[in-house]
């Protein structure tokens, strides 16, 4: 340099037929316990990497960029 894959709550990831965002863990509160852990109930937390485009509507499709990983080349 070329090509491929990935980028979504704090972390690990789903959402791959476009109808508008979820799970597990972690965190906070309550219950329970003498207390802690386990457990039960509830809650908060997201400009879906960035910028454009397509569309009535984009996490998803298209273009460019950035980051990470891999293959090939040098």
């Nucleotide at each position: 340099g070329u090509c491929c894959g990935c980028g979504u709550g704090g972390c690990u990831c789903a959402g791959u037929g476009g109808g508008a965002a979820g799970a597990g863990c972690a965190c906070c509160g309550c219950c329970a316990u003498c207390a802690c852990a386990c457990g039960g109930c509830g809650g908060a937390g997201g400009u879906c990497c960035c910028a454009g485009g397509u569309u009535c509507g984009a996490g998803a499709c298209c273009u460019g960029g950035c980051g990470c990983g891999g293959a090939c080349a040098c």
The RNA shown here (transfer RNA) has 74 nucleotides and comes from Dactylosporangium vinaceum subsp. matsuzakiense. Model confidence (mean pLDDT): 82 of 100. Taxonomically the source falls in Dactylosporangium vinaceum (Bacteria, Micromonosporales, Micromonosporaceae, Dactylosporangium). The RNAcentral record of the sequence draws on ENA. It matches the Rfam family "tRNA". It is annotated as a transfer RNA.